[in-house]
Order: sequence, then structure tokens, then C1' cells
RNA sequence: GCCAGGAUAGUUCAGUGGUAGAACGCUUUCUUGGUAAGAAAGAGGUCGUGGGUUCAAUUCCCACUCCUGGCU
Repeated sequence: GCCAGGAUAGUUCAGUGGUAGAACGCUUUCUUGGUAAGAAAGAGGUCGUGGGUUCAAUUCCCACUCCUGGCU
């Protein structure tokens, strides 16, 4: 330099156009003599950045940034 994949909650990851989810973690409560485990409820997201298409974009298109892999 060229090619491909990826960026979504604190972490690991789903989500192929119509109000964004799970597990673990965190907070509160219940349970226990106490802790762990267990149960219930809750908080936590400008979906990497900027544009474009669309009535509507996490999703489709373009550029950029960063990460991973391959080729040279």
C1' cells in the first nucleotide's frame, strides 16, 4: 500500500428499516443466626464520528478514526 471483518450498557455479545435486548456485574428489598447461594424490583445506551438515502436508520450507501486478521 491492497483486501476482509469489527466498533451497541461497566464487561462479553444479540439485534437484516418501525420506541434497543440478554448474560454477568452494580443498587435496593426479601430470605438466613451471619455470609455465600437463591428470589423480586431497579438504575445504567446521543448504537465509534460526520454526511447521504428514506415518512422513518443500530440496520442501507459514502468518507474518516480506531481494533483484529490476511496479502504484498
The RNA shown here (transfer RNA) has 72 nucleotides and comes from Parcubacteria group bacterium CG_4_9_14_0_2_um_filter_35_11.
It matches the Rfam family "tRNA".
The organism belongs to Bacteria candidate phyla, within Bacteria.